Predicted 3D model of an 86-nucleotide RNA (c-di-GMP-I riboswitch aptamer) from Paenibacillus sp. MAHUQ-63.
Taxonomically the source falls in Paenibacillus (Bacteria, Bacilli, Caryophanales, Paenibacillaceae).
This record gives sequence, C1' cells and structure tokens, in this order.
RNA sequence: ACAGCAUACUGGCAAACCUAUUGAAAAAUAGGGACGCAAAACUAGAGGGACUACAUCCAACAAGGAUAUGUCAGCCAGUUGCAGCU
Repeated sequence: ACAGCAUACUGGCAAACCUAUUGAAAAAUAGGGACGCAAAACUAGAGGGACUACAUCCAACAAGGAUAUGUCAGCCAGUUGCAGCU
C1' cells in the first nucleotide's frame, strides 16, 4: 500500500412510527423514537436505478397517458476516511 475479517467502547449515525413546519406531490427539516449501519460520511447538470408530476404536452374540454426542471446517497455505483486483528 492492497485485500479480508470480527467487534462497537464512556464514541458516531438513526429506519418504521408520532408531533410540528415546509411542499402540488415525492420528500425535507426540527423534536421524540430505534429497525439497522464500519462508511447509514460526501457526490443526484456530466454512471445506472427508484419515487413524484405543480407545470407542460398528448387525448375530446373526459377517462387516461408522457415528460424532471423536483426528490431519494439507508438501491447499486464513485470519492474520501477512523480504531483493532490477519
């Protein structure tokens, strides 16, 4: 340096759910709460994937459909990094 492994301390993060706020929604933020996590840190114009559709377009002004410019990093991926053992 690279690869692998187990563990979580007096350490770190915090799913579902609840409350409040924001948002058209997906979802986000704060407080509570812990399912889990050794990258559950960072990256979402310029890797893939997922969710939503205010608006726009198509449709007949209907039913309905398409589209990200919105969102997700706790889906994969990329980047960086701590302690122990081999």